[in-house]
A computed fold for a 145-nucleotide RNA from Arthrobacter alpinus, annotated as FMN riboswitch aptamer (RFN element).
The coordinates come from a structure-prediction model, not an experiment, and the mean pLDDT is 82.
Rfam family: FMN riboswitch aptamer (RFN element). Rfam's curators write: The RFN element is a highly conserved domain that is found frequently in the 5'-untranslated regions of prokaryotic mRNAs that encode for flavin mononucleotide (FMN) biosynthesis and transport proteins.
The RNAcentral record of the sequence draws on Rfam and Ribocentre.

RNA sequence: CACGUGCUCCGGGGUCGGUGUAAUUCCGAACCGGCGGUUAUAGUCCGCGACCCGAGCGCAGCACACUGGAAACAGUGGGCAGCGCACGGUUGAUCUGGUGAAAUUCCGGAACCGACAGUUAAAGUCUGGAUGGGAGAAGCACGAA
Numbered sequence: 001c002a003c004g005u006g007c008u009c010c011g012g013g014g015u016c017g018g019u020g021u022a023a024u025u026c027c028g029a030a031c032c033g034g035c036g037g038u039u040a041u042a043g044u045c046c047g048c049g050a051c052c053c054g055a056g057c058g059c060a061g062c063a064c065a066c067u068g069g070a071a072a073c074a075g076u077g078g079g080c081a082g083c084g085c086a087c088g089g090u091u092g093a094u095c096u097g098g099u100g101a102a103a104u105u106c107c108g109g110a111a112c113c114g115a116c117a118g119u120u121a122a123a124g125u126c127u128g129g130a131u132g133g134g135a136g137a138a139g140c141a142c143g144a145a
Base pairs, nucleotide, nucleotide: 003143004142005141006140007139008138010136015029016028017027018026030125031124032114033113034048035047036046037045043112044111052089053088054087056085057084058083059082061080062079064077065076066075067074068073094110095109096108097107098106116128117127118126
């Protein structure tokens, strides 16, 4: 210095006004940008994560039917819902000029995008699942090279 195992800790930001019975959801104007990678700093490049869907394996549960039994219970069958593991699917958006060896990443200009559920009215910004999960980051211990 990199690797393996275990543990600890960290790990997402953002609003005002107008209309209206009612909107932080509409209209106008603002604001925000997870993680790793990259010849050079990225919401828009490449990949990952969160939400959702699917089938698989494992674990444990509920009620039912049938069979056996005095009962406890056992066996079989299909049904319902849960947790974990690994996998697959799904999931948005950028151009242009400049500098440079190198930038869809910097500088100038002009654009664009944003899960699901809820709501007196349609949500990137409110509320909720979530005091959750998580890509990953840092540290400690041990091991072996």